Model confidence (mean pLDDT): 87 of 100. This is a predicted structure of a 303-nucleotide part of an RNA (small-subunit ribosomal RNA, central domain) from Blastochloris viridis. The source organism's lineage runs through Bacteria, Pseudomonadati, Pseudomonadota, Alphaproteobacteria and Blastochloris.
[in-house]
Context: one part of a larger RNA
C1' cells in the first nucleotide's frame, strides 16, 4: 500500500467544543469541471507482447503488427457528482405555552452524631478483646444533666430513581446560571454531520468501563419504571403517543459467550485505533514542564 478488523482474542482518544478537510435533504433551470462517446496531435528508438524471417537449433538479430494503460486539443452526450441561479420543508434552528431534575457557581442557614472545654450529680472503676494488654481514672474517670466551642459529613426520604458531555452531583433556603423534555406549528430556509491539528473540561491514578467513538435511516414483540402530552370513562384506572432508564425475547449477525429498536442486526458518512509474545509504552531524538514527569516512539536480541 491492498485487505481484514477494534464488547471479552491486538485495537474506540477519559470527555467535549471547534479550525482545515471529508461527507451532505427535495424540485426546477443553467453550465459542462468531474464522467462517458467520436475525431485529431503526441506518446523517439530499443525493450515487453503477437505473427513471420535469418544464423544447422537456441540465445541473438531482422521485418511487420499490436501496445506504449498517458498527456494535449476538438466535436458531442447530460443520468450522476460538482459550479451557478430560483424555489421548497421533512433535516437543523428560532418563537410561544407548559414540565421534571443531587446540572453548575456563590451566599446564608439547620439538626443528629463525634471530639474538646466549663459546671452539676455521683464513686471505683472505665475501656477494649476470642481472651488480654497498652491506655484512661481517687489530681474524681466511665455514666448522667446543663452550657459552650470547632470541624467535617448530611441518617430516614433513596428507587437497575433523577441530572450532567465525561469526570461527577445528595440537609434546607435564596440569588445568578447551563442543558433537556413535551405541546403548538407562527418564523428562518439545508443554516447540517464528523472533526486531523488546536482549545477547554477532567476523584488529574484509573478496570477515566457499557472494557462497546459520533451522527442519521431501517428491522417482531412482551413486562417494569421516570418526565410530558392526548383520549376514554366507571375519578382512578385503561388506552395511545413522545423522550429517558431497566428486564426478557424473535429474526439477523457472532468463534462462542452473549447482543437484540439503548444492537454487537441491515446500510451511509466522518474521526480514532490494531497488525504475534517479550524487549517496551522502554531507549535515543523532538515538543511541553521549575521539577516529578507527560507526549510522540523504535531497534538489537529472544521465544
Nucleotide at each position: 500500500c491492498u485487505g481484514g478488523g477494534c464488547g471479552u482474542a491486538a485495537a474506540g482518544c477519559g470527555c467535549a467544543c471547534g479550525u482545515a478537510g471529508g461527507c451532505g435533504g427535495g424540485u426546477c433551470g443553467u453550465u459542462a469541471a468531474g464522467u462517458c462517446g467520436g475525431g485529431g496531435g503526441u506518446g523517439a528508438a530499443a525493450u515487453c507482447c503477437c505473427g513471420g524471417a535469418g544464423c544447422u537449433c537456441a540465445a541473438c538479430u531482422c521485418c511487420g503488427g499490436a501496445a506504449c494503460u498517458g498527456c494535449c486539443u476538438u466535436c458531442g452526450a447530460u443520468a450522476c457528482u460538482g459550479g451557478c441561479g430560483a424555489c421548497c420543508u421533512c433535516g437543523a434552528g428560532u418563537c410561544c405555552g407548559g414540565g421534571a431534575g443531587a446540572g453548575g457557581u456563590g451566599a446564608g442557614u439547620g439538626g443528629a452524631a463525634c471530639u474538646c472545654c466549663g459546671a452539676g450529680u455521683g464513686u471505683a472503676g472505665a475501656g477494649g478483646u476470642g481472651a488480654a494488654a497498652u491506655u484512661c481514672g481517687u489530681a474524681g474517670a466511665u455514666a448522667u444533666u446543663c452550657g459552650g466551642a470547632a470541624g467535617a459529613a448530611c441518617a430516614c426520604c433513596a428507587g437497575u430513581g433523577g441530572c450532567g458531555a465525561a469526570g461527577g452531583c445528595g440537609g434546607c433556603u435564596c440569588a445568578c446560571u447551563g442543558g433537556c423534555c413535551c405541546g403548538g406549528u407562527a418564523c428562518u430556509g439545508a443554516c447540517g454531520c464528523u472533526g486531523a491539528g488546536g482549545u477547554g473540561c477532567g476523584a488529574g491514578u484509573a478496570a477515566a468501563c457499557g472494557a462497546u467513538g459520533g451522527a442519521g435511516g431501517c428491522u417482531a414483540g412482551c413486562c417494569g419504571u421516570u418526565g410530558g402530552u392526548g383520549a376514554g370513562c366507571a375519578u382512578g384506572c385503561u388506552c395511545a403517543u413522545c423522550a429517558g432508564u431497566g428486564g426478557c425475547g424473535c429474526a439477523c449477525g457472532u468463534a462462542a459467550c452473549g447482543c437484540u429498536u439503548u444492537a454487537a442486526g441491515c446500510c451511509u458518512c466522518c474521526c480514532g485505533c490494531c497488525u504475534g509474545g517479550g524487549g517496551a509504552g522502554u531507549a535515543c531524538g523532538g515538543u511541553c514542564g521549575c521539577a516529578a514527569g507527560a507526549u510522540u516512539a523504535a531497534a538489537a536480541c529472544u521465544c